[in-house]
Context: one part of a larger RNA
Molecule: small-subunit ribosomal RNA, 3' major domain
Organism: metagenome
RNA sequence: UGACGGGGGCCCGCACAAGCAGUGGAGCAUGUGGUUUAAUUCGACGCAACGCGAAGAACCUUACCUGGGCUUGACAUGUACGUGGUAGGAAUCUGAAAGGUGACCGACCCUUCGGGGAGCGUACACAGGUGGUGCAUGGCUGUCGUCAGCUCGUGUCGUGAGAUGUUGGGUUAAGUCCCGCAACGAGCGCAACCCCUAUCUUGAUGUUGCCAUCAUUUAGUUGGGCACUCAUCAGAGACUGCCGGUGACAAACCGGAGGAAGAUGGGGAUGAGGUCAAGUCAUCAUGCCCUUUAUGUCCAGGGCUACACACGUGCUACAAUGGCCGGUACAACGGGCUGCGAUACCGCGAGGUGGAGCGAAUCCCUUAAAGCCGGUCUCAGUUCGGAUUGGAGUCUGCAACUCGACUCCAUGAAGGCGGAAUUGCUAGUAAUCGCGAAUCAGCAACGUCGCGGUGAAUACGUUCCCGGGCCUUGUACA
Numbered sequence: 001u002g003a004c005g006g007g008g009g010c011c012c013g014c015a016c017a018a019g020c021a022g023u024g025g026a027g028c029a030u031g032u033g034g035u036u037u038a039a040u041u042c043g044a045c046g047c048a049a050c051g052c053g054a055a056g057a058a059c060c061u062u063a064c065c066u067g068g069g070c071u072u073g074a075c076a077u078g079u080a081c082g083u084g085g086u087a088g089g090a091a092u093c094u095g096a097a098a099g100g101u102g103a104c105c106g107a108c109c110c111u112u113c114g115g116g117g118a119g120c121g122u123a124c125a126c127a128g129g130u131g132g133u134g135c136a137u138g139g140c141u142g143u144c145g146u147c148a149g150c151u152c153g154u155g156u157c158g159u160g161a162g163a164u165g166u167u168g169g170g171u172u173a174a175g176u177c178c179c180g181c182a183a184c185g186a187g188c189g190c191a192a193c194c195c196c197u198a199u200c201u202u203g204a205u206g207u208u209g210c211c212a213u214c215a216u217u218u219a220g221u222u223g224g225g226c227a228c229u230c231a232u233c234a235g236a237g238a239c240u241g242c243c244g245g246u247g248a249c250a251a252a253c254c255g256g257a258g259g260a261a262g263a264u265g266g267g268g269a270u271g272a273g274g275u276c277a278a279g280u281c282a283u284c285a286u287g288c289c290c291u292u293u294a295u296g297u298c299c300a301g302g303g304c305u306a307c308a309c310a311c312g313u314g315c316u317a318c319a320a321u322g323g324c325c326g327g328u329a330c331a332a333c334g335g336g337c338u339g340c341g342a343u344a345c346c347g348c349g350a351g352g353u354g355g356a357g358c359g360a361a362u363c364c365c366u367u368a369a370a371g372c373c374g375g376u377c378u379c380a381g382u383u384c385g386g387a388u389u390g391g392a393g394u395c396u397g398c399a400a401c402u403c404g405a406c407u408c409c410a411u412g413a414a415g416g417c418g419g420a421a422u423u424g425c426u427a428g429u430a431a432u433c434g435c436g437a438a439u440c441a442g443c444a445a446c447g448u449c450g451c452g453g454u455g456a457a458u459a460c461g462u463u464c465c466c467g468g469g470c471c472u473u474g475u476a477c478a
Stems, first nucleotide, its partner, number of pairs: 001478002003475003007472007015462002019425005026316008034307002042053002064302007073126001077125007088105002093100002108117003128291002131289003137285002139280003142276001144274001149188006155164003168179003194268004199236003203233004209226003214223002239262001242256005318418001322377007334365003339358002344353003384415001389410007431454007
């Protein structure tokens, strides 16, 4: 100087408390351990591994296993030699395919007509490696933590390590600001500048958007209009600016007015110096080591989907604030040409036929669902719950046996609110309800990332648990 303390003081955070909903029990989905296996490829392991890399494992992917092939190689560059029936195409035979065989057809560019180039073959340098080492590395990332800290120059103090500044008194979300002070300044962080959102404008522009007035219509459908909504652009607006009180005449805090919004308005992006020899050699790059008829490469099939078991994360439930049936209302974000696919017709349905319109404020995906109105069930393992299984189908795809999703009929398991323990959340939040997208032929998505609808309860307080910041104290620690 740090680190640590079941030392002290001050302060903060869904850290506790106060509440609400869960997990832990059940079934299923998914990841992991273990076990099994020819293989169940590899990585990730307290928080910060375990719906993680994987935003798509039937083949492919694929790195694993079994078997069958190839050896200058699936891919790159160079050198030498060879090569016109050469490059390329390809019948036949063989084979699971890859590969092998190869009848037959058959070229190109430049040219000084010697040849050269491209291609191919042979040989050699080499290629190749998702082989090892993340404890040799770059880059990228997680984490403490969006915590308020981390430093420097000059000066001063100290023999020196170092200290001071950065401590102190107030204050703040903040090393934020004020005052004081052997310090005076400065840098990286904080904040602001950026994006979205909330209000407004005699503002601008009105089509694909909108419809007050005038006609018109089943319908903003059409004429017409751009007032309004909305969209896009440009501006305004919030700054403790104003008033009162407290305060040290400060910074600031408390209350109030006006205002769509009030004290960082709400959300996002933004992550200082460092810590963990944290993670990644399997994104990529790369040192060294290893391999070279194989640890490379091609192919078929299998595996990554196994299953006495254990754990994590989710979904669906156990019902009446509910289930089922009929009617009816209101979104936002997005996506669409190898695409989205309407009206119509067929099918109980998944879906099929067909193809209008749309490269989209125009057309389509697209009926939002919870909600509201009416009916029914009457507390039961049930008209709850839907696992499992049998049968029949649909779709994608070369192909659904291992191993896809969905539909219909039948079947109808556990489950009656969950032990010890434990998680999330402070407001348009939790809870609850549906919708969209990426990946993608299809889909194991109940995942992830977004979007809107309905919409709470509680916070006395900081003694305690956890994590963190500042000052101080002790130390057989560095």